The RNA shown here (FMN riboswitch aptamer (RFN element)) has 134 nucleotides and comes from Loigolactobacillus rennini DSM 20253. It matches the Rfam family "FMN riboswitch aptamer (RFN element)". Its family is annotated with FMN binding in the Gene Ontology. The prediction has a mean pLDDT of 79. Of the family's consensus pairs, 100% are formed in the model. The RNAcentral record of the sequence draws on Rfam and Ribocentre. NCBI's taxonomy places the organism under Bacteria, Bacillota, Lactobacillales, Loigolactobacillus, Loigolactobacillus rennini.
């Protein structure tokens, strides 16, 4: 420094103001949100400096997980699975910079990414302890 089994804890946010209407956080104007890993030309630390270390940075990119459907007693397994462009700088841009766009399970109910419910559920993973082998 790396695996391997165990176990413990953690592991989502969101309609503010109007407007119609007998009823809408569901409709209309309009406001807000961004789960987990990986990639990074940026930020910040640390170092006299380089070089490096360390940490943080993509809802639309490259996979996950929720939810659905399928099978099966069941751990699973297999399928379905939302959404970006334009300019700028540059060797390089899917992520930096500006600017303008879009996207969001199922059930319920005035038709809901945002109520309320399955759910005190499940989880992608994160952190940590033991243990074992090498």
């Nucleotide at each position: 420094g790396a695996a391997a089994u165990u176990c413990u804890u953690c592991g989502g946010g969101g309609c503010a103001g109007g407007g119609u209407g007998a009823a809408a956080u569901u409709c209309c104007c309009g406001a807000c949100c961004g789960a987990c890993g990986g990639u990074a030309a940026u930020g910040a630390g640390c170092u006299a400096g380089c070089u490096g270390c360390u940490u943080a940075a993509a809802g639309u990119c490259c996979g996950u997980g929720a939810c659905c459907c399928g099978c099966g007693u069941a751990u699973g397994c297999g399928g379905u699975g939302g959404a970006u462009c334009u300019a700028g700088u540059g060797a390089g841009a899917a992520u930096c910079u500006a600017g303008a766009a879009c996207c969001g399970a199922c059930a319920g109910u005035a038709a809901a990414g945002u109520c309320u419910g399955g759910a005190u559920g499940g989880g992608a993973g994160a952190a940590g302890a033991a243990u074992u082998a090498a």